A computed fold for a 488-nucleotide part of an RNA from a metagenome, annotated as small-subunit ribosomal RNA, 3' major domain. The full RNA is in RNAcentral, with records from SILVA.
[in-house]
Context: one part of a larger RNA
């Protein structure tokens, strides 16, 4: 100087508290560790490893295992030296890959087997997802969006170092005020950027449609005429879409303070003291992670640790842990009627209408390169009828039959439909987690991977829409100030 302390103090945080919902107990999914295995391919292990790499493991991927093959190679330049047969066809073995063997006789040209291009066949080398993240670069997590880490000159002080950064006071902050041997300055905070709430202006097509013409359908009247419903014409009014600005600054009042910095009220606003929300992570710590996304230094392996095939395996199953999803029912559960989004994908794509089919789906192909068409039906809700508190019209696992559908192929190992079957389970010990509002909590939708799919992950929309916070003594982590000390 700093670190630590069941020292002190002064402040913060879903940290406790107070409230809502969970997990821990069931079943399935999906991750880990155990075991198992020819192999179950590596790596990630307190918090910060375990729906993690991996936004898609039938075959490919794939790095594992096994058999069956290649040896200048699946790919790159380069040097000799031969063959010219470019490509592509066939044929035989064979699981394929591979070996064999046939057919085919390239382009250009100053015409020289010259030039490109292929092949053999030798050599330089290629190739390692083989090894060290504790040799590295780069990314990354994490303490922490915490308020802090420092420097230049001065002063102090033998020195390490110290002040500044400490103090009164205030903020979400080392935010500002004021002290003061200090005066200033960087990296951070804030602010700029994005996106959301409010309004103007421009702009009106695929978007919009209030008012006026028209016209076609239908209802009341005898009839003018009123209506409800559809195209047009036409509007730019109003949603909206997408480009520029206004817009909030403690600006105004009033109260407390030190005439400050700031705090409380209040008006006026769509919005008020950081308006919500995202990007955006200081000096650094954990020889944290990652040589398996790439790069890379040393080290190995070179007819094998390299390469290319087929088949199994990364799905294995007594168990143990972590995230998840379904329930356990009447605030429900079925069946029938019936409203309202938003964010997005779509030409190797989306797929209307119309027919078949219980059904997944099939057959059709109208539009769509998309504010046009199309995925698309939101579901919750709100309605009317059954259910009558039972392991049941809860519950939906397991079987068991028969289909659909992608793929060369659904045994091992695929989703999904129909019928049949109807497990455990009756709100979970000990413990433990998330959440302060459009939040939690419920209810759908959409999207990447992707041919399908094991998605209930994940990352985004929108619908409905709480409770509670006295408070800072306990837990946990955090900043600052002072004490201790045998630690560094």
């Nucleotide at each position: 100087u700093g670190a630590c302390g069941g020292g002190g103090g002064c402040c913060c945080g879903c940290a406790c508290a107070a409230g809502c919902g969970g997990u821990g107990g069931a079943g399935c999914a999906u991750g880990u560790g155990g075991c198992u295995c020819a192999a179950u391919u590596c790596g990630a292990u307190g918090c910060a490893a375990c729906g993690c790499g991996a936004a898609g493991a039938a075959c490919c991927u794939u790095a594992c295992c096994g058999g069956g093959g290649u040896u200048u190679g699946a790919c790159a330049u380069g040097a000799c030296g031969g063959u010219c047969g470019u490509a592509u066809c066939c044929u035989g073995u064979g699981a394929a890959a591979g070996c064999a063997g046939g057919a085919g006789u390239c382009a250009g040209c100053u015409c020289g087997g010259c030039u490109g291009g292929a092949c053999c066949g030798c050599c330089a080398c290629a190739g390692g997802u083989g090894u060290u993240g504790c040799a590295u670069g780069g990314c990354u997590g994490u303490c922490g969006u915490c308020a802090g880490c420092u420097c230049g000159u001065g002063c102090c002080g033998u020195g390490a170092g110290g002040u500044g950064u400490u103090g009164g006071g205030u903020u979400a902050a080392g935010u500002c005020c004021c002290g003061c041997a200090a005066c200033g300055a960087g990296c951070g905070c804030a602010a700029c950027c994005c996106u959301u709430g409010u309004u103007c202006u421009u702009a009106g097509u695929u978007g919009c449609c209030a008012g006026c013409c028209u016209c076609c359908c239908g209802g009341a009247g005898c009839a003018a005429u009123c209506u409800g419903g559809g195209a047009g014409a036409g509007g730019g009014a109003c949603u909206c879409u997408a480009a520029g600005g206004a817009g909030a600054c403690u600006g105004c009042c009033c109260c407390a303070g030190c005439u400050a910095a700031u705090g409380g009220g209040g008006a006026g606003g769509a919005a008020g003291g950081u308006g919500g929300g995202g990007a955006u992570g200081a000096c650094g710590u954990c020889a944290a992670g990652u040589c398996a996304u790439u790069a890379u230094g040393g080290c190995c392996c070179u007819u094998a640790u390299a390469c290319c095939c087929c088949g199994g395996g990364c799905u294995g199953c007594a168990c143990a842990c972590g995230u998840g999803c379904u329930a356990c029912a009447a605030u429900g559960g079925c069946c029938g009627g019936u409203a309202c989004a938003a964010u997005g994908a779509g030409u190797u794509g989306c797929a209307a209408a119309a027919c078949c089919g219980u059904g997944a789906g099939g057959u059709g192909g109208a539009g769509c390169u998309a504010a046009u068409c199309c995925c698309a039906a939101a579901a919750a809700g709100c309605u009317g009828g059954c259910c009558c508190c039972a392991g049941u019209u809860c519950g939906g696992a397991u079987u068991g039959a028969g289909g659909u559908c992608u793929g060369c192929a659904a045994c091992u190992c695929g989703a999904c439909c129909u019928c049949a079957u109807g497990a455990a389970g009756c709100c979970g010990g000990a413990a433990u987690c998330g959440c302060u509002a459009g939040u939690a909590a419920u209810g759908g939708c959409g999207c990447a991977u992707c041919a399908g799919c094991u998605a209930c992950g994940g990352c985004g929309c929108c619908g409905u829409g709480a409770a509670u916070a006295c408070g800072u003594u306990c837990c946990c982590g955090g900043g600052c100030c002072u004490u201790g000390u045998a630690c560094a």